Molecule: transfer RNA
Organism: Anaerolineae bacterium
RNA sequence: GAUGGCGUGGCGAAGCGGUUAACGCGGUGGUCUGCAAAAUCACUAUGCGCGGGUUCGAGUCCCGCCGUCAUCU
Numbered sequence: 001g002a003u004g005g006c007g008u009g010g011c012g013a014a015g016c017g018g019u020u021a022a023c024g025c026g027g028u029g030g031u032c033u034g035c036a037a038a039a040u041c042a043c044u045a046u047g048c049g050c051g052g053g054u055u056c057g058a059g060u061c062c063c064g065c066c067g068u069c070a071u072c073u
Stems, first nucleotide, its partner, number of pairs: 001072007010025003018056001026044006049065005
C1' cells in the first nucleotide's frame, strides 16, 4: 500500500429497516444467615466509533474518515 472482518452500557454479547436496544458477567440494595458465602428478588449503566447520504422511518443500507484484527504485496 491492497483486500476483507470488526467497532453496541464498566466487560462480554444479540440485533440485519419500524415499539420500551435483548441476555450474561459486574455493581448497588433487600430477603436468607449468628456473621459470611451460596441462593433468590429488585434495581443499576452519559451504550450503537466520527461525519455525511438514502428512507416516512437507520444500531441495521450507502459513502468518507478514524481505530482494531487478519490475509496478501